[in-house]
RNA sequence: AGGCGCGUAGCUCAGCGGUAGAGCACUUGCUUCACACGCAAGGGGUCGCUGGUUCAAAUCCUGCCGCGCCUA
Numbered sequence: 001a002g003g004c005g006c007g008u009a010g011c012u013c014a015g016c017g018g019u020a021g022a023g024c025a026c027u028u029g030c031u032u033c034a035c036a037c038g039c040a041a042g043g044g045g046u047c048g049c050u051g052g053u054u055c056a057a058a059u060c061c062u063g064c065c066g067c068g069c070c071u072a
Base pairs, nucleotide, nucleotide: 001071002070003069004068005067006066007065010024011023012022013021018055026042027041028040029039030038048064049063051061052060
C1' cells in the first nucleotide's frame, strides 16, 4: 500500500428496508433469620463517524476511524 471480516444496551450477540431485541448483568418488590436460588416488575441505545439513495436506513451505496486476519 492492497484485500477480507467485524463495530448494535455494562458484557456476549441477534436483527439484512417499515416502532431496536434476547441472554447475562443492574434497580425495585416478593420469598428467607440473612445471603444465594427462584418469582414479578422496571431502567438503560445519537445502531463507530460522515455524506448519499429511498416515502422510509441498524439494514443499501461513497468516504473516514478503530480492531482482527491475509498478501506485498
A computed fold for a 72-nucleotide RNA from a Bdellovibrionota bacterium, annotated as transfer RNA. It was read from a public genome assembly. The coordinates come from a structure-prediction model, not an experiment, and the mean pLDDT is 84. The source organism's lineage runs through Bacteria, Pseudomonadati and Bdellovibrionota. It matches the Rfam family "tRNA". About the family: Transfer RNA (tRNA) molecules are approximately 80 nucleotides in length. Rfam links the family to the GO term triplet codon-amino acid adaptor activity. Rfam classes the family as a transfer RNA.